c-di-GMP-I riboswitch aptamer from an Acidobacteriota bacterium, 78 nucleotides, folded computationally. The model forms 100% of the base pairs in the Rfam consensus. The sequence was found by an Rfam model in a public genome assembly.
RNA sequence: CUUUGCUCAGAGCAAACUAUGGGCGACCAUAGGACGCAGAGUUUCGGGACUCAUAAAUGAGUUAGUCGGACCGCCAAA
Numbered sequence: 001c002u003u004u005g006c007u008c009a010g011a012g013c014a015a016a017c018u019a020u021g022g023g024c025g026a027c028c029a030u031a032g033g034a035c036g037c038a039g040a041g042u043u044u045c046g047g048g049a050c051u052c053a054u055a056a057a058u059g060a061g062u063u064a065g066u067c068g069g070a071c072c073g074c075c076a077a078a
Base pairs, nucleotide, nucleotide: 002078003077004076005075012037013036017032018031019030020029021028022027035065041071042070043069045068046067047066048063049062050061051060052059053058
C1' cells in the first nucleotide's frame, strides 16, 4: 500500500418504542431505550424511496440505518 473481517484490544454509533420540543408533512432535536452496525464516520454528487405545493410539466424539501461515488479513519489477519 492492497484485500479481507474468522480471531484479539480499546472504544464508537443507536432501530422500534416512550416523553418533551420543532416542522403543513416526509422527518428532525434532546432524554430514556438497545434492533442492529467494522464505519450505522462526513458529504445529497448520481440513482431510488418518501413529503408538500401544482391540472400537469415541474419546484421546494426529507432520507447518509436505501444503493453507488467522493473524502477521512480504529484494530486484526493475509